[in-house]
């Protein structure tokens, strides 16, 4: 400067257009324990990197920023 992949809860990570965005660690809470830990049950937490098109609907399709990783000259 070009190309190719990611950006979704504190972290991880799934989800190719259609009910309420899984799930698994953290974390609250309650049982159980002298007490913690592990188990068990149940609870909150995501406006899906930002800004626009395309649809009746967009996490999921375009475009352009942003920022990561990996490539070509």
């Nucleotide at each position: 400067u070009c190309c190719u992949c990611g950006a979704u809860g504190g972290c991880g990570a799934a989800g190719u257009g259609g009910u309420u965005a899984a799930c698994g660690c953290a974390c609250c809470c309650a049982a159980c324990u002298a007490u913690a830990g592990a188990c068990u049950g149940g609870g909150a937490g995501a406006u899906u990197g930002c800004a626009g098109g395309u649809u009746c609907g967009a996490u999921u399709c375009c475009u352009g920023c942003u920022u990561g990783a990996g490539g070509a000259c």
The RNA shown here (transfer RNA) has 73 nucleotides and comes from Topomyia yanbarensis. The organism belongs to Topomyia, within Eukaryota. It matches the Rfam family "tRNA". Rfam classes the family as a transfer RNA.